[in-house]
Molecule: c-di-GMP-I riboswitch aptamer
Organism: Candidatus Rokuibacteriota bacterium
RNA sequence: UCUCGAUAAGGGCAAACCCGUCGCGAGGCGGGGACGCAAAGCCACGGGUCAGGCCGCGAGUUAGCCUGACAGCCGGGCUACCGAA
Numbered sequence: 001u002c003u004c005g006a007u008a009a010g011g012g013c014a015a016a017c018c019c020g021u022c023g024c025g026a027g028g029c030g031g032g033g034a035c036g037c038a039a040a041g042c043c044a045c046g047g048g049u050c051a052g053g054c055c056g057c058g059a060g061u062u063a064g065c066c067u068g069a070c071a072g073c074c075g076g077g078c079u080a081c082c083g084a085a
Stems, first nucleotide, its partner, number of pairs: 004083002012037002017032006035072001041078003045075003048070007
């Protein structure tokens, strides 16, 4: 340095749910709270899921496109603390 990840040390993050707030919504943010996490730090690049719109029509279905959301769905990229085997 790379790989790896311990009943190690010091620490970190925070699911569901509740409260507040923003958003048409998926969801975001703040507080409480811990199911979990060794990248649960960052990036929507590929796939996926979700929302809104195109979208109406007696009613329904399928597909597509656009704009968004999710990094705690999978893959990929970038960066990083510690150091037993």